[in-house]
The part of an RNA shown here (large-subunit ribosomal RNA, domain I) has 512 nucleotides and comes from Halioglobus sp.
Context: one part of a larger RNA
RNA sequence: CGUAUACGGUGGAUGCCUUGGCAGUCAGAGGCGAUGAAGGACGUUGUAGCCUGCGAAAAGCUUCGGGGAGUCGGCAAACAGACUUUGAUCCGGAGAUGUCCGAAUGGGGAAACCCACCCAAUGUAAGUUGGGUAUCCUGCACUGAAUACAUAGGUGCAGGAGGCGAACGAGGGGAACUGAAACAUCUAAGUACCCUUAGGAAUAGAAAUCAAUUGAGAUUCCCCCAGUAGCGGCGAGCGACCGGGGAGUAGCCUGCAAGUGAUAGCAGUUGGGUUAGUGGAACGGUCUGGAAAGUCCGGCGAUAGAGGGUGAUAGCCCCGUACACGAAAACCUGAUUGUGGUACUGAGCUUGCGACAAGUAGGUCGGGACACGAGAUAUCUUGACUGAAUAUGGGGGGCCCAUCCUCCAAGGCUAAAUACUACUGACUGACCGAUAGUGAACCAGUACCGUGAGGGAAAGGCGAAAAGAACCCCGGAGAGGGGAGUGAAAUAGAACCUGAAACCGUAUACGU
Numbered sequence: 001c002g003u004a005u006a007c008g009g010u011g012g013a014u015g016c017c018u019u020g021g022c023a024g025u026c027a028g029a030g031g032c033g034a035u036g037a038a039g040g041a042c043g044u045u046g047u048a049g050c051c052u053g054c055g056a057a058a059a060g061c062u063u064c065g066g067g068g069a070g071u072c073g074g075c076a077a078a079c080a081g082a083c084u085u086u087g088a089u090c091c092g093g094a095g096a097u098g099u100c101c102g103a104a105u106g107g108g109g110a111a112a113c114c115c116a117c118c119c120a121a122u123g124u125a126a127g128u129u130g131g132g133u134a135u136c137c138u139g140c141a142c143u144g145a146a147u148a149c150a151u152a153g154g155u156g157c158a159g160g161a162g163g164c165g166a167a168c169g170a171g172g173g174g175a176a177c178u179g180a181a182a183c184a185u186c187u188a189a190g191u192a193c194c195c196u197u198a199g200g201a202a203u204a205g206a207a208a209u210c211a212a213u214u215g216a217g218a219u220u221c222c223c224c225c226a227g228u229a230g231c232g233g234c235g236a237g238c239g240a241c242c243g244g245g246g247a248g249u250a251g252c253c254u255g256c257a258a259g260u261g262a263u264a265g266c267a268g269u270u271g272g273g274u275u276a277g278u279g280g281a282a283c284g285g286u287c288u289g290g291a292a293a294g295u296c297c298g299g300c301g302a303u304a305g306a307g308g309g310u311g312a313u314a315g316c317c318c319c320g321u322a323c324a325c326g327a328a329a330a331c332c333u334g335a336u337u338g339u340g341g342u343a344c345u346g347a348g349c350u351u352g353c354g355a356c357a358a359g360u361a362g363g364u365c366g367g368g369a370c371a372c373g374a375g376a377u378a379u380c381u382u383g384a385c386u387g388a389a390u391a392u393g394g395g396g397g398g399c400c401c402a403u404c405c406u407c408c409a410a411g412g413c414u415a416a417a418u419a420c421u422a423c424u425g426a427c428u429g430a431c432c433g434a435u436a437g438u439g440a441a442c443c444a445g446u447a448c449c450g451u452g453a454g455g456g457a458a459a460g461g462c463g464a465a466a467a468g469a470a471c472c473c474c475g476g477a478g479a480g481g482g483g484a485g486u487g488a489a490a491u492a493g494a495a496c497c498u499g500a501a502a503c504c505g506u507a508u509a510c511g512u
Base pairs, nucleotide, nucleotide: 001511002510003509004508005507006506007505008504009503015497016461017460020432021431022429023428024427025426026425027424028423029421030420031164032163039101040100041099042055043054044053046079047078049075050074051073061095062094063093064092065091066090070083071082072081106115107114108113116133117132118131119130120129121128122127135161136160137159138158139157140156141155142154143153168199169197170196171195172194173193179186183233209216210215220247221246222245223244224243230238231237251413252412253411255353256352257351258350259349260348265339266338267337268336269335270334271333272332273331274330275329277325278324279323283298284297285296287294299316300315307319308318309317362386363385364384365383366382367381368380369379372398393408394407395406396405397404448455449454468496471483472482473481474480
């Protein structure tokens, strides 16, 4: 040095586990904000730090409920000191307090800082305390130029707005890569992205609609029709209607006058739900074992054999579960009764009169939308220029004309079926199980990197219980180790479950 066997070191694979994720289902909620949000800074406990909570009234205050024995949040023990059956801690409702920054709003500003003014109270005063002072829009009042009336402007008061938020909606703008095997029309695509803005949904919506000689009867969404008819450098590709079947259904308003009549609101009663909770059945022994929930024996309950925990696998040990109850207060949602003849006012019905939409429809030119690229191209829309009729009227039925049919534009409102899930609750998974699953199971958008926009980790497991090793020995009052002790186990000793391989050794045998 090699081979073999045994035993170790190193290392952290594998197995098992799960506090965390992922994807859903069913419900709820669908907003928060000048009554100062979202998000932060700084403080705050007797004791340093971080997290959580809270705000100079600072891990809290008041009150109303629940609950019933310990408590003073977590890492995180200890010390000190308190509270508590005169009901604490804790849980829920309502309220108070709520520094500074932040739309940030008195002015400024390099966010968490600097500097003011006005009014009131109080005080001899210095001061203290409280309130106010941004901008824009709307309304009202007062005032008021050039300029006579006026208007602009100014001042004051009142109301509203502003910012944030995951997706979903509507509108205004609007690419390119790409595909066409190149590329220009075309496609990608009205997509991405930007802007404005709304709601719990939004949009649309009660036919100047379709149909076809029979008729249908607002809108929205789904399945067909159908990859059909069509469009298309007739390339790549794009791609309907009619009609049928479903989900869900709801229709209305307008000016004047008269009559009838009573909506919203307010108050009461009552039902359901949400925000704490309450009750809740039924088991013992034997054996093995450190431990029984396992084994064996004999029982019991079940409207409860969902699930979790307990020293191994528990219907009957614990928490629960089925089921049955429960709210002083707040909120949500129904029903019903009463009230006054009241307001910024007047639902519904009846009658009469009236109205029924003009720079509009249409046209020309240029665009855009319609599955439809100007085409034989109707229809919708509109930048420019034009420009009717008035129900004896007008629009449409895919060039156009006639006949026929069918509707009534140029005013407005409208639930449901539909879309989405930042958030809350319950539940589910032929989803993951720590190189997986979120980037993040762990104090993670952290450490760290970058001037910045931005990028962005690693890191889980002793044991049933700390019983976390008193005491002794070696050693530097070490590190580390040897005894002793705990424990079922310490090759479970905190560098802690299991502990693979690479890699490094020790012992023995053989070989060289």
Model confidence (mean pLDDT): 85 of 100. The full RNA is in RNAcentral, with records from ENA. Rfam family: Bacterial large subunit ribosomal RNA. A reference for the family is Cannone et al. (2002), "The comparative RNA web (CRW) site: an online database of comparative sequence and structure information for ribosomal, intron, and other RNAs", BMC Bioinformatics. Taxonomically the source falls in Halioglobus (Bacteria, Pseudomonadati, Pseudomonadota, Gammaproteobacteria).